[in-house]
RNA sequence: GCUUGUGUAGCACAGUCGGUAGUGCAGCUCAUUCGUAAUGAGCAGGUCGCAGGUUCGAACCCUGUCACAAGCU
Numbered sequence: 001g002c003u004u005g006u007g008u009a010g011c012a013c014a015g016u017c018g019g020u021a022g023u024g025c026a027g028c029u030c031a032u033u034c035g036u037a038a039u040g041a042g043c044a045g046g047u048c049g050c051a052g053g054u055u056c057g058a059a060c061c062c063u064g065u066c067a068c069a070a071g072c073u
Base pairs, nucleotide, nucleotide: 001072002071003070004069005068006067007066010025011024012023013022019056027043028042029041030040031039049065050064051063052062053061
């Protein structure tokens, strides 16, 4: 330098053919307990790496760009 993949909540990851962004753990509150843990119920937390484009509508399609990983030279 070239090619490919990944980037979504604090962490690990889903998200089908473009149509309201989800799960587990962690966090907070409540219940249970003499108390803790465990368990149960609930709550909060994300403008989907960034910037544009297409579209009535984009995490998803297109372009550029950044970071990381792998491969090739």

The RNA shown here (transfer RNA) has 73 nucleotides and comes from a Clostridia bacterium. The prediction has a mean pLDDT of 82. It matches the Rfam family "tRNA". The organism belongs to Clostridia, within Bacteria.